A computed fold for a 73-nucleotide RNA from an Oscillospiraceae bacterium, annotated as transfer RNA.
Taxonomically the source falls in Oscillospiraceae (Bacteria, Bacillati, Clostridia, Eubacteriales).
Its Rfam family is "tRNA". It is annotated as a transfer RNA.
RNA sequence: GGGGCAUUAGCUCAGUUGGGAGAGUAUCUGACUGGCAGUCAGAGGGUCGUCGGUUCGAGCCCGAUAUGCUCCA
Numbered sequence: 001g002g003g004g005c006a007u008u009a010g011c012u013c014a015g016u017u018g019g020g021a022g023a024g025u026a027u028c029u030g031a032c033u034g035g036c037a038g039u040c041a042g043a044g045g046g047u048c049g050u051c052g053g054u055u056c057g058a059g060c061c062c063g064a065u066a067u068g069c070u071c072c073a
Base pairs, nucleotide, nucleotide: 001072002071003070004069005068006067007066010025011024012023013022019056027043028042029041030040031039032038049065050064051063052062053061
């Protein structure tokens, strides 16, 4: 220098016909229990790495770019 993969909630990750942003865990609240633990129910939490483009509409398509891993040189 070139190619590939990853980047979505505090953490681990889903999200392939372009239209609902989600799960587990963690946190908080309530119920059960004498209390803790635990179980159950509920709640809050996201500029979908960044910028731009296409589109009526983008986490998803296109381009550039950043960080990490990896392969080639």

Its mean pLDDT, the model's own confidence on a scale to 100, is 82.